[in-house]
Context: one part of a larger RNA
RNA sequence: UUGGGCGUAAAGCGUCUGUAGGCGGAAUAAAUAGUCAGAUGUUAAAUUUCAGGGCUUAACUUUGAAACCGCAUCUGAAACGUUUAUUCUAGAGAAUGGUAGAGGCAAGUGGAACUUACGGUGUAGCAGUAAAAUGCGUUGAUAUCAUAAGGAACACCAAAGGCGAAGGCAUCUUGCUGGGCCAUUUCUGACGCUGAGAGACGAAAGCGUGGGUAGCGAAUGGGAUUAGAUACCCCAGUAGUCCACGCCGUAAACGAUGGAUAUUAGACAUUAGGAGUGUCGACCCUUUUAGUGUCGAAGCUAACGCAUUAAAUAUCCCGCCUGGGAAGUACGGCCGCAAGGCUAAAACUC
Numbered sequence: 001u002u003g004g005g006c007g008u009a010a011a012g013c014g015u016c017u018g019u020a021g022g023c024g025g026a027a028u029a030a031a032u033a034g035u036c037a038g039a040u041g042u043u044a045a046a047u048u049u050c051a052g053g054g055c056u057u058a059a060c061u062u063u064g065a066a067a068c069c070g071c072a073u074c075u076g077a078a079a080c081g082u083u084u085a086u087u088c089u090a091g092a093g094a095a096u097g098g099u100a101g102a103g104g105c106a107a108g109u110g111g112a113a114c115u116u117a118c119g120g121u122g123u124a125g126c127a128g129u130a131a132a133a134u135g136c137g138u139u140g141a142u143a144u145c146a147u148a149a150g151g152a153a154c155a156c157c158a159a160a161g162g163c164g165a166a167g168g169c170a171u172c173u174u175g176c177u178g179g180g181c182c183a184u185u186u187c188u189g190a191c192g193c194u195g196a197g198a199g200a201c202g203a204a205a206g207c208g209u210g211g212g213u214a215g216c217g218a219a220u221g222g223g224a225u226u227a228g229a230u231a232c233c234c235c236a237g238u239a240g241u242c243c244a245c246g247c248c249g250u251a252a253a254c255g256a257u258g259g260a261u262a263u264u265a266g267a268c269a270u271u272a273g274g275a276g277u278g279u280c281g282a283c284c285c286u287u288u289u290a291g292u293g294u295c296g297a298a299g300c301u302a303a304c305g306c307a308u309u310a311a312a313u314a315u316c317c318c319g320c321c322u323g324g325g326a327a328g329u330a331c332g333g334c335c336g337c338a339a340g341g342c343u344a345a346a347a348c349u350c
Stems, first nucleotide, its partner, number of pairs: 004321003007304002012318001014201004021194003025088008034080001035077008048066007091191001092188003095184005103177006110154001114150004119145003125136002162169002206247006215241002220236004258317006266295011299306002323350003332343004
């Protein structure tokens, strides 16, 4: 290279936007360096194959033919591909009218709970555990009532529910703003798909500067347990968790399943629309789009299982894999304040 694969055996980039490239709808006409056909020339000899000949046979040798890889020139074909021109509307996009939503950002707002402070009532315990102790409390705790302050998170609704590219998103209100879906079929006329590099976003933890700190709580201190206990349990508690701005760029970033298009039985549930029947209206019923789920036929799979949301059947594009360990390490390079990240071996060994 041919080839085989990537849900769980090695293997889908965390996700998206998009450059180059690759691939690409229908009709007509023309051209044709791809493609196809023919002719000519060339493709040294040997080698190879086939049919014969010669050494007794074979190896060996020899005659003839063929083949191989092509290359160049000329002539022709025009289905496919490409190019050019003119069109089309089924892909894609726009417009108009609706519609659901924890999509994002900002500002404000509410109640429960908690902690603290002050005051009232009140007296000896409280807290904690398997049991205890450390701890808190007569300088009046725990309990209870009233007032005030503060920070963080939003019970019920809540769902197999919704939205978002992913990470993720939930009190309520307002402002700004992104995307989707449905209907009409009005407009543009292939404007499309994928996407090496590149760019953007990216949980938690961590880092820098400045705030904030109720609860929780790495580290740390103390009490227990224990042979020990740098733990599990208890009492405290710093960073952090929160906010603003800037970094980091990783996760079992998972559906362990890349994206797009088309085709291939159904059943049930549910979310958002449309049409019809019906109704005062809604529910219900029929049907049709777009999602989200459970089961299941064909088919697929090593099995488990997947099954119109495919792991089925096909096409296009990208990424990745090639025995285990050494190792996602060393070295080098790039990025980062650092922590570290990305790229990425070999010796050796089984």